[in-house]
Molecule: Bacterial RNase P class A
Organism: Succinivibrio sp.
RNA sequence: CGAGUCGACCAGGCAACCGCUGCCGUGCACGCGUGUUUAAGAUCUUUAAGCAUACGGUCACGGGGGAGGAAAGUCCGAGCUCCGCAGGACGAGGUGCCAGGUAACGCCUGGAGGGUGCAAACCCAUGACAAGUGCAACAGAAAGAAUACCGCCAUUUAUGGUAAGGGUGAAAUGGUGAGGUAAGAGCUCACCGCUUUUUUAGUAAUAAAAAAGGCAAGGUAAACUCCACCUGGAGCAAGAUCAAAUAGGCUCUUUAUACUUUUGUCCGAAGUAAGAGCGGGUUGAUUGCUGGAGCUAGCGAGUGAUUGCUAGCCUAGAGGAAUGGUUGCCACUGCAUUGCAGAACAGAACUCGGCUUAUAGGUCGGCUCAUCUU
Numbered sequence: 001c002g003a004g005u006c007g008a009c010c011a012g013g014c015a016a017c018c019g020c021u022g023c024c025g026u027g028c029a030c031g032c033g034u035g036u037u038u039a040a041g042a043u044c045u046u047u048a049a050g051c052a053u054a055c056g057g058u059c060a061c062g063g064g065g066g067a068g069g070a071a072a073g074u075c076c077g078a079g080c081u082c083c084g085c086a087g088g089a090c091g092a093g094g095u096g097c098c099a100g101g102u103a104a105c106g107c108c109u110g111g112a113g114g115g116u117g118c119a120a121a122c123c124c125a126u127g128a129c130a131a132g133u134g135c136a137a138c139a140g141a142a143a144g145a146a147u148a149c150c151g152c153c154a155u156u157u158a159u160g161g162u163a164a165g166g167g168u169g170a171a172a173u174g175g176u177g178a179g180g181u182a183a184g185a186g187c188u189c190a191c192c193g194c195u196u197u198u199u200u201a202g203u204a205a206u207a208a209a210a211a212a213g214g215c216a217a218g219g220u221a222a223a224c225u226c227c228a229c230c231u232g233g234a235g236c237a238a239g240a241u242c243a244a245a246u247a248g249g250c251u252c253u254u255u256a257u258a259c260u261u262u263u264g265u266c267c268g269a270a271g272u273a274a275g276a277g278c279g280g281g282u283u284g285a286u287u288g289c290u291g292g293a294g295c296u297a298g299c300g301a302g303u304g305a306u307u308g309c310u311a312g313c314c315u316a317g318a319g320g321a322a323u324g325g326u327u328g329c330c331a332c333u334g335c336a337u338u339g340c341a342g343a344a345c346a347g348a349a350c351u352c353g354g355c356u357u358a359u360a361g362g363u364c365g366g367c368u369c370a371u372c373u374u
């Protein structure tokens, strides 16, 4: 000085003015609502006027807040809510190396195995093909209890042997070498590969070594399948409370050998109704709805994910949907020479832990490789 790789952070700051909105406090403001009194009318639930202001509300003043790293996708897992079987069997679905973490997970961390890369690093849908059934077009002689086209050898010219060489193909009876042979072949041997057993290390997945065996007929399970483990269902438009109104409406089906019980079938258990269509009323208010498996800092344990202790903090809760605009200064980037311009992906709606996807620009750090110099 360049290239690469991994990790973390930011997503402008300060001030003023104007504006929107939640919460808290104050009010001797208002009198919408509410309560009460009087008068009139009236079958009843009515109208007007006065008084009061506790509660609800409006307004004024003051104080403190107000959209992300993904708020997106709705792909997983939960918290929470509801359902008179969240019983059994089957079916169905999900995960798939080992060990840890976590509320849990299909997530994360560490390791083993395989692959890519010079390396730092990165990727993996990683159990079983000797339980069974399938699939691999075309080409090729033959595609799995598969073969002999060319070739090689023998030769009684009828044929026989062969799978080493060639060809086809993504894939052709484990690979390389030597011996042997009529020519060849694990036919024999050495090494590698594979299978089984034992020993050592490791919690384990596995690894190494030794011995035996010529050795199973290859690939594919993000093919069906087998094996191991897991799984009630529906979801905040879940629910709860209050107020108001109506038509306790009409018709049809099954009907105790029947039907219902928040996925399906059967069995059992509990119960006595269940379902469909037409029509009518309500569509209001409160709550769920933000103090959490919460965040920050320090000190410990651990390779790490994570976790223990101590101290501190409270950080949107809208309800047809607020969280904004202008100006000035500063910072960053680009072009210019004292100015101009500028930032992507994108907006909370019960909450949380992940994964995936989109993303202009900038800052910091670790490691690897290459060149030059010392």
Stems, first nucleotide, its partner, number of pairs: 002369009012330007020066002023063005029058002032056001033053008068345001072356002075354005080235004085268001087267004092231005097111005112126001113124004127226002132224002134220002149166002151162004174192006193215001194213008239287004249278006258272004294313008332342004